A computed fold for a 72-nucleotide RNA from a Candidatus Parcubacteria bacterium, annotated as transfer RNA. Taxonomically the source falls in Candidatus Parcubacteria (Bacteria, Bacteria candidate phyla). The coordinates come from a structure-prediction model, not an experiment, and the mean pLDDT is 83.

RNA sequence: GCCCCCGUAGUGAAAUGGAGAUCACGCGGGGCUUCGGACCCCGAAUUGCAGGUUCAAGUCCUGCCGGGGGCU
Numbered sequence: 001g002c003c004c005c006c007g008u009a010g011u012g013a014a015a016u017g018g019a020g021a022u023c024a025c026g027c028g029g030g031g032c033u034u035c036g037g038a039c040c041c042c043g044a045a046u047u048g049c050a051g052g053u054u055c056a057a058g059u060c061c062u063g064c065c066g067g068g069g070g071c072u
Base pairs, nucleotide, nucleotide: 001071002070003069004068005067006066007065010025011024012023013022018055027043028042029041030040031039048064049063050062051061052060
């Protein structure tokens, strides 16, 4: 230099172009408890950045950034 894959809450992962982006752990509040743990209820927090296509984009296209792999 070229090619391929990946980037989504704090962490790990889901989501056929279509309703308010979901789950687990973690975090905060409450319940229970003598106190805690476990358990139950509630809550906050997420699509790497910038454009494009579309009625509608996490998903498709382009560029960039970051990570991983391969070739010369």